[in-house]
RNA sequence: GCCUUCGGGGCGAGGUGCAAUUCCUCGACCGGCGGUAAAAGCCCGCGAGCUGUCCCGGCCCUCAACAAGAAGGCAGAAGUGGGACAGCAGAGCCGGUGGAAUCCCGGCGCCGACGGUACAGUCCGGAUGAGAGAAGGC
Numbered sequence: 001g002c003c004u005u006c007g008g009g010g011c012g013a014g015g016u017g018c019a020a021u022u023c024c025u026c027g028a029c030c031g032g033c034g035g036u037a038a039a040a041g042c043c044c045g046c047g048a049g050c051u052g053u054c055c056c057g058g059c060c061c062u063c064a065a066c067a068a069g070a071a072g073g074c075a076g077a078a079g080u081g082g083g084a085c086a087g088c089a090g091a092g093c094c095g096g097u098g099g100a101a102u103c104c105c106g107g108c109g110c111c112g113a114c115g116g117u118a119c120a121g122u123c124c125g126g127a128u129g130a131g132a133g134a135a136g137g138c
Stems, first nucleotide, its partner, number of pairs: 001138006011027005028122002030112002032046004041110002049088008058074003062070002092108005114125003
């Protein structure tokens, strides 16, 4: 450098209501990847999603036209693909053990993209996708 395979988990009961696994009450459940003196959702980073700006390619329209090319633009005439940067964007303390732990043990806490829908970490959807990376082969 090339190829192959793998690569995300989780809700019940009751209440209100036309309608809620979304609201309210009670009680549960889940945790991608690499790193870090030692095993981490909440220490440092990365990834997926969304938004913005820019770059490359794409497309639309006009001009030009032998060929080349040029200006302006692209959720409507046109927005598809790739990349960079920024943002959304989050959440942990106390005690114990120890040479060393915001990582282990105990206790009590906290957090969770976008679209849909009666307001969603757990339902449905983009997704038979993408991907941090992991393993193997040449």
A computed fold for a 138-nucleotide RNA from a soil metagenome, annotated as FMN riboswitch aptamer (RFN element).
The sequence is in RNAcentral, with records from MGnify.
Its Rfam family is "FMN riboswitch aptamer (RFN element)". Rfam links the family to the GO term FMN binding.
The coordinates come from a structure-prediction model, not an experiment, and the mean pLDDT is 82.